A computed fold for a 72-nucleotide RNA from a bacterium, annotated as transfer RNA. Its mean pLDDT, the model's own confidence on a scale to 100, is 81.
[in-house]
RNA sequence: GCGCCCUUAGCUCAACGGAUAGAGUGAUGGCCUCCGGAGCCGUAGAUAAAGGUUCGAUCCCUUUAGGGCGCG
Numbered sequence: 001g002c003g004c005c006c007u008u009a010g011c012u013c014a015a016c017g018g019a020u021a022g023a024g025u026g027a028u029g030g031c032c033u034c035c036g037g038a039g040c041c042g043u044a045g046a047u048a049a050a051g052g053u054u055c056g057a058u059c060c061c062u063u064u065a066g067g068g069c070g071c072g
Stems, first nucleotide, its partner, number of pairs: 001071007010025004018055001027043005048064005
């Protein structure tokens, strides 16, 4: 330099182009309990960035950024 793949919550991962973007774990409040690091009920928390296509984009297209693999 060229090609391919990945980027969603603090972390690990889901999500036919159409439901309020969900789950586990973690954080946090409460309940329970002799105690809580166990159990139960809640709360907050995310689509890498910018454009485009579309009635509608996490999803499709382009560019950029970061990471990985391969080729030279």
It matches the Rfam family "tRNA". The family's RNA type in Rfam is transfer RNA.